[in-house]
Context: one part of a larger RNA
RNA sequence: GGACGAACGCUGGCGGCGUGCCUAACACAUGCAAGUCGAGCGAAUGAAGUUCCUUCGGGAACGGAUUUAGCGGCGGACGGGUGAGUAACACGUGGGCAACCUGCCUCAUAGAGGGGAAUAGCCUUCCGAAAGGGAGAUUAAUACCGCAUAAGAUUGUAGUACCGCAUGGUACAGCAAUUAAAGGAGCAAUCCGCUAUGAGAUGGGCCCGCGGCGCAUUAGCUAGUUGGUGAGGUAACGGCUCACCAAGGCGACGAUGCGUAGCCGACCUGAGAGGGUGAUCGGCCACAUUGGGACUGAGAUACGGCCCAAACUCCUACGGGAGGCAGCAGUAGGGAAUUUUCGGCAAUGGGGGGAACCCUGACCGAGCAAUGCCGCGUGAUUGAAGAAGAUCUUCGGAUCGUAAAGAUCUGUUAUUAGGGAAGAAUGGAAUUGAUAGGAAAUGAUCAAUUUAUGACGGUGCCUAAUGAGGAAGCCCCGGCUAACUAUGUGCCAGCAGCCGCGGUAAUACAUAGGGGGCGAGCGUUAUCC
Numbered sequence: 001g002g003a004c005g006a007a008c009g010c011u012g013g014c015g016g017c018g019u020g021c022c023u024a025a026c027a028c029a030u031g032c033a034a035g036u037c038g039a040g041c042g043a044a045u046g047a048a049g050u051u052c053c054u055u056c057g058g059g060a061a062c063g064g065a066u067u068u069a070g071c072g073g074c075g076g077a078c079g080g081g082u083g084a085g086u087a088a089c090a091c092g093u094g095g096g097c098a099a100c101c102u103g104c105c106u107c108a109u110a111g112a113g114g115g116g117a118a119u120a121g122c123c124u125u126c127c128g129a130a131a132g133g134g135a136g137a138u139u140a141a142u143a144c145c146g147c148a149u150a151a152g153a154u155u156g157u158a159g160u161a162c163c164g165c166a167u168g169g170u171a172c173a174g175c176a177a178u179u180a181a182a183g184g185a186g187c188a189a190u191c192c193g194c195u196a197u198g199a200g201a202u203g204g205g206c207c208c209g210c211g212g213c214g215c216a217u218u219a220g221c222u223a224g225u226u227g228g229u230g231a232g233g234u235a236a237c238g239g240c241u242c243a244c245c246a247a248g249g250c251g252a253c254g255a256u257g258c259g260u261a262g263c264c265g266a267c268c269u270g271a272g273a274g275g276g277u278g279a280u281c282g283g284c285c286a287c288a289u290u291g292g293g294a295c296u297g298a299g300a301u302a303c304g305g306c307c308c309a310a311a312c313u314c315c316u317a318c319g320g321g322a323g324g325c326a327g328c329a330g331u332a333g334g335g336a337a338u339u340u341u342c343g344g345c346a347a348u349g350g351g352g353g354g355a356a357c358c359c360u361g362a363c364c365g366a367g368c369a370a371u372g373c374c375g376c377g378u379g380a381u382u383g384a385a386g387a388a389g390a391u392c393u394u395c396g397g398a399u400c401g402u403a404a405a406g407a408u409c410u411g412u413u414a415u416u417a418g419g420g421a422a423g424a425a426u427g428g429a430a431u432u433g434a435u436a437g438g439a440a441a442u443g444a445u446c447a448a449u450u451u452a453u454g455a456c457g458g459u460g461c462c463u464a465a466u467g468a469g470g471a472a473g474c475c476c477c478g479g480c481u482a483a484c485u486a487u488g489u490g491c492c493a494g495c496a497g498c499c500g501c502g503g504u505a506a507u508a509c510a511u512a513g514g515g516g517g518c519g520a521g522c523g524u525u526a527u528c529c
Stems, first nucleotide, its partner, number of pairs: 001529003006525005013376006019369002021334001027331002030329003035074003040071002043068002049062005081287003091211007100204002105200007113147001115145002123136005152179006159172005183192003213259003220250003225247008262284004266277004289310005312323004340366001342365003348362001349360004379409004389400004413470001414466006423456001428451008473518005478499003484513005494501002
């Protein structure tokens, strides 16, 4: 000198864009943060309307809009948070899998025949303070289970051809065994689904080379340890696990141990080499009160799933139950220190749905904080009686100083009033036309026209009026280092980054005048280069 997720002191007008618990991975009141589908299913609810009756209050029947607890499907493995652990194939980079998986999506091929038994809900009943649970009767499905079919797939068996990278791989045909399905909407066309297989895309899994930390005042470490055979297990290779056998394996090219730490793209600095850092943003990993476990599923560290144990908190009728903010706000605590219990799904994106639409503290916005960067303003021109005043003075004067006042203007900003966006149409709905098919219509795709939709927000912006009016401080002045005098004090009070000032003439302390620097900031402190 530069930098900062900064803090502190003094000061503080505005706007744009960023950023904002670095400490206790401490504990959490309250609200919200993951639902959706009635076009899978049985039920329940029952609006408008129609008909009948009526004591004119209403009632009954039909009707079926709407809504939904439950079963079922898809999604809760994404998105969001944090950095505790981890020195490791965790990460980065480059490869390998002839050792693997992949829901939804795309393309292609082949199919969906015929049956069965339950169960939640509902009803009855019992237990319990509650959370919740038991029994009986009954019912449906795209829930569940057999049977048929088997192009295909898998396994076994014995082949042929080609290829390779060691184990081997690919293709073809033979025999045997095993193995599938679900319907819904619509008048229909058709659409959405279902089953099997192949290919793709996407996302993952595993393995390997190399790379990135401190201590040797850590020198030896290791029994599933190292390898083999066999078996089990996995999507898959493998001591991953097990039985047996052998005695190996690692290490001064630093094993093992201890300490520290999420890694990277990047960021800061520097001419560079390098040094430091890993906030925001992006990629990967790990974690979800602590420890362990599996289930479901295409996929699980399963944050807002389940079970067990522990600590803590809460409810209780004392028998027993409930909970997990390292999601968004917010509270207490810790701390030098870090924001609103805000608005909206209008946009972008995500989940569900045929769609309308619903959900979305992701996100978009607003609020708070000079926390950072950038921009603007606090006026411009003129004005010498060099006013008053202050300070200094050699008492002549000098400086503050065109500075002020005064005069002439401007209107950025401010205030008031009026007008008023873009972000929003590639989507939805309606109408019309065209295209392929079809007898036609509807539907599908495309095009045109019309129409609805804005949290921000009456915001940005524009126009008019008013009017210099509302808007400057902080640090320093001995040398380094730009900027000097007076008074007070008297090794006191104090200053100080280093050298050092202060003991009666202090340019170094304090105050005043003057000056220098930066400026809505200026200094100090911490840290890095």